Record summary: Predicted 3D model of a 1477-nucleotide RNA (small-subunit ribosomal RNA) from an uncultured rumen bacterium. Rfam family: Bacterial small subunit ribosomal RNA. The sequence is in RNAcentral, with records from ENA, Greengenes and SILVA.
RNA sequence: AGAGUUUGAUCAUGGCUCAGGAUGAACGCUGGCGGCGUGCGUAACACAUGCAAGUUGAGCGACGACGUGCUGGAAGUGGCGACAUGGAAGGCAUGAGCGGAGCAGCGGACGGGUGAGUAUAACAUGAGAAGCUGUCCAAUGGCGGGGGGCAACGUCUGGAAACGGACGCUAAUACCCCAUAAGCCGAGAGGUAAAAGCCGAAAGGCGCCAAGGGAGGCGCUCGUGCCCUAUCAGCUAGUUGGUGAGGUAAUGGCUCACCAAGGCGACGACGGGUAGCCGGCCUGAGAGGGUGACCGGCCACACUGGGACUGAGAUACGGCCCAGACUCCUACGGGAGGCAGCAGUGGGGAAUAUUGGGCAAUGGGAGAAAUCCUGACCCAGCGACGCCGCGUGAACGAAGAAGGCCUUCGGGUCGUAAAGUUCUUUUAUGCGGGAAGAAGGAAGUGACGGUACCGCAUGAAUAAGCCCCGGCUAACUACGUGCCAGCAGCCGCGGUAAUACGUAGGGGGCGAGCGUUGUCCGGAAUUACUGGGCGUAAAGGGCACGCAGGCGGUGCAUCAAGUCAGCUGUAAAAGGAUGCGGCUUAACCGUAUUAUGCAGUUGAGACUGAAGUACUGGAGUGCUGGAGAGGCAAGUGGAAUUCCCAGUGUAGCGGUGAAAUGCGUAGAUAUUGGGAAGAACAUCGGUGGCGAAGGCGACUUGCUGGCCAGUAACUGACGCUGAGGUGCGAAAGCCAGGGUAGCAAACGGGAUUAGAUACCCCGGUAGUCCUGGCCGUAAACGAUGAAUGCUAGGGUGUGCGUGCAGAGAUGCAGGUGUGCCGCAGUUAACGCGAUAAGCAUUCCGCCUGGGGAGUACGGUCGCAAGAUUGAAACUCAAAGGAAUUGACGGGGGCCCGCACAAGCGGUGGAGCACGUGGUUUAAUUCGAUGCAAACCGAAGAACCUUACCUGGGUUUGACAUCCCUCUGAAAGAUCUCUUAACCGAGAUCCCCCUUCGGGCAGAGGUGACAGGUGGUGCAUGGUUGUCGUCAGCUCGUGUCGUGAGAUGUUGGGUUAAGUCCCGCAACGAGCGCAACCCUUGUCGUCAGUUACUAACAUUUAGUUGAGGACUCUGGCGAGACUGCCGAGGUUAACUCGGAGGAAGGUGGGGAUGACGUCAAAUCAUCAUGCCCCUUAUGUCCAGGGCGACACACGUGCUACAAUGGACGGUACAGAGGGAAGCAAGACAGUGAUGUUGAGCGGAUCCCGAAAAGCCGUUCUCAGUUCGGAUUGAAGUCUGCAAUUCGACUUCAUGAAGCUGGAAUCGCUAGUAAUCGCAGAUCAGCCAAGCUGCGGUGAAUCCGUUCCCGGGCCUUGUACACACCGCCCGUCACACCACCCGAGCCGGGUGUACCCGAAGCCGGUGGCCUAACCGAAAGGGAGGAGCCGUCGAAGGUGUGUCUGGUGAGGGGGGUGAAGUCGUAACAAGGUAACCGUA
Repeated sequence: AGAGUUUGAUCAUGGCUCAGGAUGAACGCUGGCGGCGUGCGUAACACAUGCAAGUUGAGCGACGACGUGCUGGAAGUGGCGACAUGGAAGGCAUGAGCGGAGCAGCGGACGGGUGAGUAUAACAUGAGAAGCUGUCCAAUGGCGGGGGGCAACGUCUGGAAACGGACGCUAAUACCCCAUAAGCCGAGAGGUAAAAGCCGAAAGGCGCCAAGGGAGGCGCUCGUGCCCUAUCAGCUAGUUGGUGAGGUAAUGGCUCACCAAGGCGACGACGGGUAGCCGGCCUGAGAGGGUGACCGGCCACACUGGGACUGAGAUACGGCCCAGACUCCUACGGGAGGCAGCAGUGGGGAAUAUUGGGCAAUGGGAGAAAUCCUGACCCAGCGACGCCGCGUGAACGAAGAAGGCCUUCGGGUCGUAAAGUUCUUUUAUGCGGGAAGAAGGAAGUGACGGUACCGCAUGAAUAAGCCCCGGCUAACUACGUGCCAGCAGCCGCGGUAAUACGUAGGGGGCGAGCGUUGUCCGGAAUUACUGGGCGUAAAGGGCACGCAGGCGGUGCAUCAAGUCAGCUGUAAAAGGAUGCGGCUUAACCGUAUUAUGCAGUUGAGACUGAAGUACUGGAGUGCUGGAGAGGCAAGUGGAAUUCCCAGUGUAGCGGUGAAAUGCGUAGAUAUUGGGAAGAACAUCGGUGGCGAAGGCGACUUGCUGGCCAGUAACUGACGCUGAGGUGCGAAAGCCAGGGUAGCAAACGGGAUUAGAUACCCCGGUAGUCCUGGCCGUAAACGAUGAAUGCUAGGGUGUGCGUGCAGAGAUGCAGGUGUGCCGCAGUUAACGCGAUAAGCAUUCCGCCUGGGGAGUACGGUCGCAAGAUUGAAACUCAAAGGAAUUGACGGGGGCCCGCACAAGCGGUGGAGCACGUGGUUUAAUUCGAUGCAAACCGAAGAACCUUACCUGGGUUUGACAUCCCUCUGAAAGAUCUCUUAACCGAGAUCCCCCUUCGGGCAGAGGUGACAGGUGGUGCAUGGUUGUCGUCAGCUCGUGUCGUGAGAUGUUGGGUUAAGUCCCGCAACGAGCGCAACCCUUGUCGUCAGUUACUAACAUUUAGUUGAGGACUCUGGCGAGACUGCCGAGGUUAACUCGGAGGAAGGUGGGGAUGACGUCAAAUCAUCAUGCCCCUUAUGUCCAGGGCGACACACGUGCUACAAUGGACGGUACAGAGGGAAGCAAGACAGUGAUGUUGAGCGGAUCCCGAAAAGCCGUUCUCAGUUCGGAUUGAAGUCUGCAAUUCGACUUCAUGAAGCUGGAAUCGCUAGUAAUCGCAGAUCAGCCAAGCUGCGGUGAAUCCGUUCCCGGGCCUUGUACACACCGCCCGUCACACCACCCGAGCCGGGUGUACCCGAAGCCGGUGGCCUAACCGAAAGGGAGGAGCCGUCGAAGGUGUGUCUGGUGAGGGGGGUGAAGUCGUAACAAGGUAACCGUA
């Protein structure tokens, strides 16, 4: 930092997708160790159990157990007894010992959890004034004198329990009174108002009270910042303010009374949705975007809702009261509870841990302290959840083991990898040692933990996976599969050779992890502040006026809000960055430095701003002229159409591609005259004019808006734009009233058509017109918002003014409109280009992929039609723009071709032959199928061929190679038997070479293999057809273009030709064209046999001699090149005419086939990959079939006759072939042919007669003396064999057919037509075919309108598989999401009313009451109770928002090759499109 994906390719637009980073994650596979972190994101769902807030006896009384001291002296024992002994219970005192409960104090407002609510009573940041503050800090002053109770406890008593009740006793640092008084209140006088003790021997300490200060904390106020939605636009009655009062710690409508009518809102109020906020965290170059887990600050909440009490502090998570839901206990009367503390359970979920240890450290509460409490915290456990570190070994080890995989079979690769040798010991295991963390002088105190760490020992020992390998994106092969199974992030893979599926081998990446999924940022400049756009890609509002808003000319001076600079405060810590340091390193941790913000302050004064003053250039006014379909109203006019009346006049008119409907003998159309009515205004008329746009067109008058020129008198920035708003706004449409000639939706009829609800024709109503009122949209377009300034007036038109010059025509200058071309510039390109789409400024509108959709719902407007505003679900990977190359067009231009036309002869009708389809068959083998298959492969199917069928054999094979064994005739030949035949059996003959190694040949055996006309021509090579012998197809360099590409190759001429010339940003070149090659036409020369024969001999005969002249043969040459002349043409190419010439403009013919197209044909010529068969799909044999026959098509032959048939006579070729051959001649036969046979491997001999022709004779227009099919009989020949199934001959027979419908083919000169001849294949032949050869020998071409094909240029295109293209809508079927819907069921919320808990506040007759006053009575004060305001939950009614569901209805989207048509793209066959009905 980019990449893939729209196209045949290109550029740009534009979306989708990928590569990166991150994560409280989850899932799949896998899993060695350690460190540091981190772990319910879902149900603020419900919770069993344990623990999480207590502490103080140095505040107090009492109790219990215990210790000690004193007292006490019982039981028991001894003694006769005295007495002794014994020491219990009890009592008192005491404990700076213990326990639980109570009074009292402090703390339970911290710490810990969660994010439900909350869009502001929050939070962040910066300011502020009207406040409170326990403990703490430093100072000040004080602590005197009294009093009365209540718990605990005791007695009685209620209740299941929870928990009480009555009476009685008692203490205090609990409570009360008096005194004192800094303080507070008050203008003042004056008033008011405090305390507590405890411990100690003492010193003293800990407390207490009052007041002021500090610190920290908290409350309150203000500025600024803080999500989406306008389909939420108006909200608000304590609402906004004032006065007074109340209340509070304190300001304040915080509350109340009265008064006023305000307050908020487009800079978004109110409403709805969503959400804890921040430091930070993730990402990013940054600006931003996303996020708010862990850690830290603030807030809110504690089952849900409401409420207060206590207190320094709470409206209180582990307090209280009430209501509600839920759970539990219950004796049914009533009670108890709140894990969003730590663990843990159930549930939910893709998903998130132990009912662990310890107060050793840090911190908190209480205490004077010891100490106690502390699930805060410190640790451990579980989880690869994340980050970081380490390891799973290291070195050597080959022409390279085995094995796997691939293979072109040679080898390659896994691979120094392994094995093996040498070494090391991190880690793991065992043993031994063993911390820091612990603090103030000493001692004591460690959960973690015998942990970290250190030492020793054994031993490579204990330790590797996951994903990917078509492109993006690093990494390739084999097999399997066969649009199946599957993959896929996007493009897309898979239909028999898949680097894309699955497996394997190999490779790549990362590594105790690797992939996948979700989410966020990035890439995405794809919301563009940085940093985008709007003519045609999405996007300029239809146009104007104008409120708010935004922006705004010149000079001077002032202020200092913006702006800039310095300093100050703050910006918590943590985090980040940088430096240094500590854990072996790192993660982690420590330390130092560092801030964009906000506020204050001091300055600066350019620019913006504010207020002031002045100016004239912007803007406006005045004055003088001017043009104009600008608007409105009234009036007037002529032409035309139609209708009416009358005349003339007669059979048609009208209409169309052609017709018909229609009108007309009741007189039309046509024509003449007169009249009526409505609408529109020809010519002028013009990319002319006017208007903001829509729009405006006869003439006259009136009223009226704007514009231009000139002038420079006046004002003095008065300006520009313009969200909302207001007005105008074509056509269609709507309402009311008129009007209606023409035209004309709907409708009727006629045509067309497969249909024709259309196009065409005949009619025709709304409407079109007027008046008044609506509608408010158009492709309302320049698809281009308005305004201002600037940038070649450079060129050329045009409308209207002005100035100067000129006699004038006119010219020049300058202004304002309106067009074209064009420089710079710009643009994706096209294009734009002073009328910008250039360079800039200001303001407004609009866009953000296609479809769904300008649809739905909601709102507003409308009489309606509908307009306006305007989504989502779902779906696709494109949709779209400009330009390029092609292809195509029922687009255009130019040109060519037997393409048409002009001609000649055919086919299509008949019979026959051949081929094909179809049908049939056991088989009718296979292929070829528009042109470009169909007398084609096949230049020869009776057997063979032969591939097909039936039947019968055979299995290493009919054929090749290798191995083993045997043999030297078993093979072969002849004969016999057998068989349908091959096969088989027998007899006879014949029995190799050798250097002895073997070779050769054969048989048998074994397996490798042979074999296949089996499949795939869509896996291929080769070959071929076709466009097309058409004139085209390309390249190098240069140039142009961002590019695909263009140029060259286009243009003007010309040609058969991209043939040549000229021109030209092209210059050259290649493959094609042409030429070179063959043949033919003329001549020369050389040669002269088997050819030839003029002269000379000779003969029946070029027969022989002879000749080399001629013909001919076949070698070599010549010749033709627009070379010459004339004309035209650009002084060209070239064309036309002419001369000469055998031949003239390519002389005729052939061979020769560019780049490419058709997945054209051929696997059955051959070759060949892969697949398939292997006692058969191979191979051998016999017979059959390829020859069938209702039909259809194609190609031919023969005819239909007299330009002919038959008979007789007679003439003239060329090119070929011949030895298992051609065969003369002779003989036989009517003949096919047979017998015999000279000659000839050929310019010698033979085939061999050429035929048409010519000369005669006959037939005389007829199904014939035409025609010969068919059939019968008899033969000939070939062949092993003519039955299926040969050809030929003779005799007899004598069919159809009398020139062929629609349609269609060939041919332009030695051609068509016609006539015969030869050859290949071949035993023969179904050949009437094919390939050649010569003989006779025409007609026509005006011309290019049309048909077909082709070439070039151009144009349009939505085509590119390229018109056999593309593509639209209904219908039918399936699926999906959505809208409406009688309703039904939830949730939220507003409002009115009812009920009214707890509780604060207020009131209160009676009742109750220790402290104070009073001698008492009583008072003061308080309490319960009751009443009232407020008030949660609840109830009733009504409104609104939202979700779910719903018979049925509606359109939309997507689906395989469904149905009907053909709307669009080409002039798409009626140009298309927009608005409307």